[in-house]
RNA sequence: GCCUUCGUAGCUCAGUUGGAAGAGCAACGCAUUCGUAAUGCGUAGGUCGUCGGUUCGAAUCCGACCGAAGGCUCCA
Numbered sequence: 001g002c003c004u005u006c007g008u009a010g011c012u013c014a015g016u017u018g019g020a021a022g023a024g025c026a027a028c029g030c031a032u033u034c035g036u037a038a039u040g041c042g043u044a045g046g047u048c049g050u051c052g053g054u055u056c057g058a059a060u061c062c063g064a065c066c067g068a069a070g071g072c073u074c075c076a
Base pairs, nucleotide, nucleotide: 001072002071003070004069005068006067007066010025011024012023013022019056027043028042029041030040031039049065050064051063052062053061
């Protein structure tokens, strides 16, 4: 330098036709308990890596760039 995959909540990850952004865990509150853990209910938490394009409409399609992992190649 080239190719492939990936980037979504604090963490691990879903998101199947382009049409309302989700789960588990963690956090917080309440219930329960003598108390704690566990359990149940609820709340909050998102520039969907960045910028641009297509579209009535983009996490999803296209381009460039940034970052991570893997592979290939060149020079010495």